[in-house]
Record summary: Two RNAs folded together computationally: RNase P RNA and transfer RNA, 466 nucleotides in total. Rfam match: Bacterial RNase P class A. The family's RNA type in Rfam is ribozyme. Rfam links the family to the GO terms tRNA processing, dimeric ribonuclease P complex and ribonuclease P activity. The coordinates come from a structure-prediction model, not an experiment, and the mean pLDDT is 80.
RNA sequence: GCGGAGGGCCGGAUGGCCGCGCUUCGGCCCUUUCGGGUGCGGGGUGAGGAAAGUCCGGACUCCAUGGAACGACGGUGCCGGGUAACGCCCGGCCGGGGCAACCCGAGGGAAAGCGCCACAGAAAACAGACCGCCCUGCCACGGCAGGGUAAGGGUGAAACGGUGGGGCAAGAGCCCACCGCGGGACGGGCAACCGGACCGGCACGGCAAGCCCCACCGGGAGCAAUGCCGCAUAGGGGCUCCGCGCGGAUCGCAAGACCCGCAGGGACGUUCCAGCCCGAGGAGCCCGGGUUGGCAGCACGAGCCCGCCGGCAACGGCGGGCCCAGAUGAAUGGCCAUCCCCGGGGGCGACCCCGGGACAAAAUCCGGCUUACAGGCCCUCCGCGCCU
RNA sequence: CGGGCCGUGGCGCAGUCUGGUUAGCGCGUCCGUCUGGGGGGCGGAAGGUCGUGAGUUCGAAUCUCGCCGGCCCGACCA
Numbered sequence: 001g002c003g004g005a006g007g008g009c010c011g012g013a014u015g016g017c018c019g020c021g022c023u024u025c026g027g028c029c030c031u032u033u034c035g036g037g038u039g040c041g042g043g044g045u046g047a048g049g050a051a052a053g054u055c056c057g058g059a060c061u062c063c064a065u066g067g068a069a070c071g072a073c074g075g076u077g078c079c080g081g082g083u084a085a086c087g088c089c090c091g092g093c094c095g096g097g098g099c100a101a102c103c104c105g106a107g108g109g110a111a112a113g114c115g116c117c118a119c120a121g122a123a124a125a126c127a128g129a130c131c132g133c134c135c136u137g138c139c140a141c142g143g144c145a146g147g148g149u150a151a152g153g154g155u156g157a158a159a160c161g162g163u164g165g166g167g168c169a170a171g172a173g174c175c176c177a178c179c180g181c182g183g184g185a186c187g188g189g190c191a192a193c194c195g196g197a198c199c200g201g202c203a204c205g206g207c208a209a210g211c212c213c214c215a216c217c218g219g220g221a222g223c224a225a226u227g228c229c230g231c232a233u234a235g236g237g238g239c240u241c242c243g244c245g246c247g248g249a250u251c252g253c254a255a256g257a258c259c260c261g262c263a264g265g266g267a268c269g270u271u272c273c274a275g276c277c278c279g280a281g282g283a284g285c286c287c288g289g290g291u292u293g294g295c296a297g298c299a300c301g302a303g304c305c306c307g308c309c310g311g312c313a314a315c316g317g318c319g320g321g322c323c324c325a326g327a328u329g330a331a332u333g334g335c336c337a338u339c340c341c342c343g344g345g346g347g348c349g350a351c352c353c354c355g356g357g358a359c360a361a362a363a364u365c366c367g368g369c370u371u372a373c374a375g376g377c378c379c380u381c382c383g384c385g386c387c388u
Numbered sequence: 389c390g391g392g393c394c395g396u397g398g399c400g401c402a403g404u405c406u407g408g409u410u411a412g413c414g415c416g417u418c419c420g421u422c423u424g425g426g427g428g429g430c431g432g433a434a435g436g437u438c439g440u441g442a443g444u445u446c447g448a449a450u451c452u453c454g455c456c457g458g459c460c461c462g463a464c465c466a
Stems, first nucleotide, its partner, number of pairs: 001384010012339007020046007027038004048359001052370002055368005060222004065274006073218005078092005093107001094105004108213002113211002115207003130153002132149007161179006180202001181200003186195003226296004236287007245262004250257002264278003289465003303322008340357007389462007398415004408446001417433006439455005
């Protein structure tokens, strides 16, 4: 210098004018007070790295009375660690790719069982044999029959270990060496896993993002949750489901009231246990009617910044500092000037002219993932070439 | 803001659960024929990246994941 790999960060800057939301102070107005309002003035503050998709995990709130077991359904899936938790992150292992830096992997189990493997091919998972090869017999010498074999051919995504040698009628793990495969004393590692003396002649094809098995995790709904205040209406109608049991005591003329006991019923899979509730209404759905206002939830939080310590890292601990949007048809914008960047044009040149400045934008909050993104900055590393 | 469903010729649908080598059906379109012409009948043909990108698999409309687009539902009171 060229080419490449990984990680982090920014995502126009400054000033002026006008405007908007929230908040605070003052003015003005309403109100007995508390307080409220605002075509007014001043101050403060005002989007993101993804606010997005809503794909995971939580916080929070309500519903189910609590607990246990089993089942169904859904999810996760090498090992270890991190975390509030996760399908996320970090480190490692194995497999694949790359000369390398490095990248990719839904990566448990196919000797628990079931199922599937189209077409082609003789044969698609039990094994078996189309062509071929070899032996024997027969013959009309083209072949035919019986047997052996699985090396070769051909088909396919996949063909029942591979290569070489020996051996044989031809062949074959039939025998041998190496490789692969299975088991494996022992050694290393927390583990995944790695190495492996020795043994076995091969028995074990693929698919689990097919059913399934194993291990682990998971109750449902969602801030339009939920609570409070206010306004208004017809506190109406229909359908479905569950239930109103027995005995005794007291009061009462009676209807009945009340107490006790036993059964019964109830609770969003089933069963069991504990507790609770029920005795006359309760639950669900639909039709019709009304309002469409305010407050809380809701802005101090698994918060942000800096430093030190522990850890390879993710991350954790300690100390100090900071307060950082809260709208509700929904604010965060527009213009001008100078500079920055990009594209086009002109000029020998300094420079000038024109156009543009990505993706997208809070709505209960937080941790992730995924996707979109003009342009730019920084750090580390690899390969090749050249110079010293 | 939250939740659910769908996407297959021009239109309306089936096939997707259980993957299999030409992806069908009806209407419509085009051509031919019957008719003097229209309508209608009969015969034939064309037309599909199965929304899109990746993955699993020998093989994907179908299974899995990510995007894109569309549709539907959900306020409170009584």